Predicted 3D model of RNase P RNA and transfer RNA as a complex of 440 nucleotides. Its mean pLDDT, the model's own confidence on a scale to 100, is 77.
[in-house]
RNA sequence: AGAGUUGACCGAGACAGUCGCUGUUUGAGAUUUUCUCAAAUGGAGGAAAGUCCGGGCUCCAAGGGCGAGAUGCCAGGUAACGCCUGGGAAGCGCGAGCUUACGGAAAGUGCCACAGAAAAUAGACUACCGAAUGAAUAAUUUGGAAAAGGUGAAAAGGUGCGGUAAGAGCGCACCGCGCAACUGGUAACAGAAGCGGCACGGUAAACCCCGUCUGGAGCAAGACCAAAUAGGAACUUAUGCAGACUUGUCUGCAAGUGCGGCCCGCACUUUAAGUUCGGGUAGGUCGCUUGAGGUGUUUGGUGACAGACAUCCCAGAUAAAUGACUGUCCAUGACAGAACCCGGCUUAUUGGUUGACUCUCUCU
RNA sequence: GGGCCGUUAGCUCAGCUGGUAGAGCACUCGGCUUUUAACCGAAUUGUCGUGAGUUCGAAUCUCACACGGCCCACCA
Numbered sequence: 001a002g003a004g005u006u007g008a009c010c011g012a013g014a015c016a017g018u019c020g021c022u023g024u025u026u027g028a029g030a031u032u033u034u035c036u037c038a039a040a041u042g043g044a045g046g047a048a049a050g051u052c053c054g055g056g057c058u059c060c061a062a063g064g065g066c067g068a069g070a071u072g073c074c075a076g077g078u079a080a081c082g083c084c085u086g087g088g089a090a091g092c093g094c095g096a097g098c099u100u101a102c103g104g105a106a107a108g109u110g111c112c113a114c115a116g117a118a119a120a121u122a123g124a125c126u127a128c129c130g131a132a133u134g135a136a137u138a139a140u141u142u143g144g145a146a147a148a149g150g151u152g153a154a155a156a157g158g159u160g161c162g163g164u165a166a167g168a169g170c171g172c173a174c175c176g177c178g179c180a181a182c183u184g185g186u187a188a189c190a191g192a193a194g195c196g197g198c199a200c201g202g203u204a205a206a207c208c209c210c211g212u213c214u215g216g217a218g219c220a221a222g223a224c225c226a227a228a229u230a231g232g233a234a235c236u237u238a239u240g241c242a243g244a245c246u247u248g249u250c251u252g253c254a255a256g257u258g259c260g261g262c263c264c265g266c267a268c269u270u271u272a273a274g275u276u277c278g279g280g281u282a283g284g285u286c287g288c289u290u291g292a293g294g295u296g297u298u299u300g301g302u303g304a305c306a307g308a309c310a311u312c313c314c315a316g317a318u319a320a321a322u323g324a325c326u327g328u329c330c331a332u333g334a335c336a337g338a339a340c341c342c343g344g345c346u347u348a349u350u351g352g353u354u355g356a357c358u359c360u361c362u363c364u
Numbered sequence: 365g366g367g368c369c370g371u372u373a374g375c376u377c378a379g380c381u382g383g384u385a386g387a388g389c390a391c392u393c394g395g396c397u398u399u400u401a402a403c404c405g406a407a408u409u410g411u412c413g414u415g416a417g418u419u420c421g422a423a424u425c426u427c428a429c430a431c432g433g434c435c436c437a438c439c440a
Base pairs, nucleotide, nucleotide: 001360002359003358004357005356006355007354008353009352010351013329014328015327016326017325018324019323021043022042023041024040025039026038027037028036029035030034045335049346050345052344053343054342055341056340057218058217059216060215063264064263065262066261068214069213070212071211072210073087074086075085076084077083088102089100090099091098092097103209104208108207109206110203111202112201125149126148128144129143130142131141132140133139157175158174159173160172161171162170176198177196178195179194182191183190184189222286223285224284225283232277233276234275235274236273237272238271240253241252242251243250244249245248254270255269256268257267258266259265279439280438281437293312294311295310296309297308298307299306300305330333365436366435367434368433369432370431371430374389375388376387377386383420392406393405394404395403413429414428415427416426417425
């Protein structure tokens, strides 16, 4: 100098002026449970998005079992997580680094189309070898073997030597593979004496097995006030039986409903439950923003993160506020707009600032 | 704001225990008819919404994204 890898931060471009919108506080006024005016002060994001995970909060749900769903190397972090950090293994890259749903296929079941002789209990089409018939090295029959060919995504260890009728882990050496004493490590895992002729094809984002976790719904949750009406209609289900006495109550059975799948069990009802069609109001207050909060310093930790101290209060609307115009400057401005609130992930994004690192070339 | 579902031929839909995608209507051609319709016969028609992953193999299984649709207020 060139080419890359990776982390962090900023981001309606900045400044000034004028006119507006909206929340809060204070003051004044009025037509006084609201409105107007004045002053002070706050006013979108890194993703506010997708709604994909995990929680808080609210209402409903006695309980147990089965089922269902999610998750999946190890250790740690966290309120929790499918997230994050560190480590292991495998794959990719010369490298810095990147990626991974990464438990179990020697519990069981299923599937592996077409092609091919044979697709998981291996198999015999061509070629090879032995025997029989035969004049024959042809042909036929029968047997052997799993070495060669071709098929396929995948063909049941590889190379060499011996061996054999031909062959074959049939035997041996090396390589690979499996089990593994022992050693290191919290663990995943790594190394490995020794043993084993080789058994164990793939698929679990197929059923399944094992470990762990999970009750359901969602702020249109839910609470309160005010207003209004046809306090309605139809259908379905049951509205039952027995006993006791105080004669309208209790108890038992039965039935129904609920416990958003099923069973047990429990509770409630015997004038209620469900579905559908109608009717009315579409106003206000709370929930609503002080929170697993932010910023700074410091301590512990490789790190995610945690602790201590100081300091700050930083949108809360409801048809829904953050905009318009003018001037100057520059790099001419991307994706995009809160709606109960947090922690993550994913996706969109013009650019700018900055830390660490790798490779190649040149010069000293 | 919250919850749920769908996307396959020009249109409406099948196919989703993975093995190479169909039906009806429409369109095109031929026949029948004086002609049209109806009828008969034939043929064509898909990157299965997009992009990744698992697998030998994906419309089908998994993930992300895009587009479209439906439902949810209170009172008695």